Two RNAs folded together computationally: RNase P RNA and transfer RNA, 462 nucleotides in total.
Its mean pLDDT, the model's own confidence on a scale to 100, is 77.
It holds a member of the Rfam family "Bacterial RNase P class A". It is annotated as a ribozyme. Rfam links the family to the GO terms tRNA processing, ribonuclease P activity and dimeric ribonuclease P complex. Rfam describes the family as follows. Ribonuclease P (RNase P) is a ubiquitous endoribonuclease, found in archaea, bacteria and eukarya as well as chloroplasts and mitochondria.
RNA sequence: GGAGCAGGUCGGGUAGCCGCGGGCGCGCCGCGCGUGCACACGCGGGGCGGCGCUCGAGGAAAGUCCGGGCUCCGCAGGGCAGGGUGCUGGGUAAUUCCCAGCGGGGGCGACCCCAGGGAUAGUGCCACAGAAACAUACCGCUCCGGCGUCUGUCUGGACCCGGAGUAAGGGUGAAAUGGCCGGGUAAGAGCCGGCCGGCCGCCUGGCGACAGGGUGGCCGGGCAAACCCCACCCGGAGCAAGGCCAGGUAGGGGGAGAUGAGGUGGCCCGCCGACUCCCCGGGUAGGCCGCAUCAGGCCCGAGGCGACUCGGGUCGUAGAGAGAUGGCUGCCCCGGACCGCUUCGGUGGUCUGGACAGAACCCGGCUUACAGACCUGCUCCGCUA
RNA sequence: GGGCGGCUAGCUCAGUUGGUUAGAGUGCCUGCUCGACAUGCAGGAGGUCACAGGUUCGAUUCCCGUGCCGCCCACCA
Numbered sequence: 001g002g003a004g005c006a007g008g009u010c011g012g013g014u015a016g017c018c019g020c021g022g023g024c025g026c027g028c029c030g031c032g033c034g035u036g037c038a039c040a041c042g043c044g045g046g047g048c049g050g051c052g053c054u055c056g057a058g059g060a061a062a063g064u065c066c067g068g069g070c071u072c073c074g075c076a077g078g079g080c081a082g083g084g085u086g087c088u089g090g091g092u093a094a095u096u097c098c099c100a101g102c103g104g105g106g107g108c109g110a111c112c113c114c115a116g117g118g119a120u121a122g123u124g125c126c127a128c129a130g131a132a133a134c135a136u137a138c139c140g141c142u143c144c145g146g147c148g149u150c151u152g153u154c155u156g157g158a159c160c161c162g163g164a165g166u167a168a169g170g171g172u173g174a175a176a177u178g179g180c181c182g183g184g185u186a187a188g189a190g191c192c193g194g195c196c197g198g199c200c201g202c203c204u205g206g207c208g209a210c211a212g213g214g215u216g217g218c219c220g221g222g223c224a225a226a227c228c229c230c231a232c233c234c235g236g237a238g239c240a241a242g243g244c245c246a247g248g249u250a251g252g253g254g255g256a257g258a259u260g261a262g263g264u265g266g267c268c269c270g271c272c273g274a275c276u277c278c279c280c281g282g283g284u285a286g287g288c289c290g291c292a293u294c295a296g297g298c299c300c301g302a303g304g305c306g307a308c309u310c311g312g313g314u315c316g317u318a319g320a321g322a323g324a325u326g327g328c329u330g331c332c333c334c335g336g337a338c339c340g341c342u343u344c345g346g347u348g349g350u351c352u353g354g355a356c357a358g359a360a361c362c363c364g365g366c367u368u369a370c371a372g373a374c375c376u377g378c379u380c381c382g383c384u385a
Numbered sequence: 386g387g388g389c390g391g392c393u394a395g396c397u398c399a400g401u402u403g404g405u406u407a408g409a410g411u412g413c414c415u416g417c418u419c420g421a422c423a424u425g426c427a428g429g430a431g432g433u434c435a436c437a438g439g440u441u442c443g444a445u446u447c448c449c450g451u452g453c454c455g456c457c458c459a460c461c462a
Stems, first nucleotide, its partner, number of pairs: 001381010012332007020056007027048003031044005058356001062367002065365005070238004077269004082234005087101005102116001103114004117229002122227002124223003138170002140166007148159004178196006199217003203212003242289004252280006262272002282461003294316001296315008333354009386458007395411004404442001413429005435451002438448002
């Protein structure tokens, strides 16, 4: 210098003018109550396109894929069914998340990826091709039999037919019954031996996944993101949950129900349990709470490889309800195009671009989108000393 | 905001224990029939099975992610 890997931070700044939403204060305008004839004053509760101060989106606010808080269901108990997860050990409120490791795969490497339990519990499937896809003989090889044919240097040879053995060779396929060598055999075969590979039990190490070594056997394919088996987990709904108030309508019609409706969601048991439930029809499209202080951020210290935990300090005002964060201009920053100057290092001018995207009860994760800029650590290659 | 469902030819839809080349109706094109048109008959074209990744020998189908489209919901008596 080039190519790359991993992790993290930011995601325009500033000034002026105009504009939007929340809160507080002041001002203005109604309403109610008290004293009161009234004016006026006080209190309460409202409205305002008035003024001032202050605050005002994100790393993903998104997808709603997981998990939890919270709320309600007559407190959620048992069984079946159903769903989810699936190497091991930890972390956490919890997870399909995170960390550390194990095994497998990819890359020269930094590093990355993996739903990664069980195929001797059972069932099912493996198209086409192929003899055969789970128990099998097409070609080939070998042996035996034949009152079969031919030959004719004859206890033979070749062909044909029938029977038996053989998975070594050919061929098919994604996949063919461990691979190579030697022995052995009629021909063959883990039939036997050596080396290699795989599986099971034992021993050693490790909490464990697993690793290493010796020994015995060869028992023979794949698919469980096919049914299934095993282990563990799961009650349901969701802030349009739910609570309070105001106003309005026909408390209208039909049906079911103590022989148990309904809560309850797929079923059963258990529990609660009644003027309650369902349908049609009618009315309202109002206000308040829930609603922002939290498993919160940052710094320091301690423990831990780490995720994370503990202790101390410090900081913290988004909250709409058709839905608020924006627009213009100047300067600066970053990038591009064109023109000019140049001592080729740069520099000046003009134009243009600066993403993805918008909170809606809250939080922890994952995934996806994103113009660019910066930082840290590491790997490989080339050059120079 | 929350909860569900779907995506197959231009249009409306079939299609699954995963299997070779994915179908139907309608529409389109060509030819025949007719004096000409409609109808009818015959033939043909037209598909990234929304997209991307994975499991598998093999994916429209199974799993995961993304995109797009559609449906439902409030309160009172």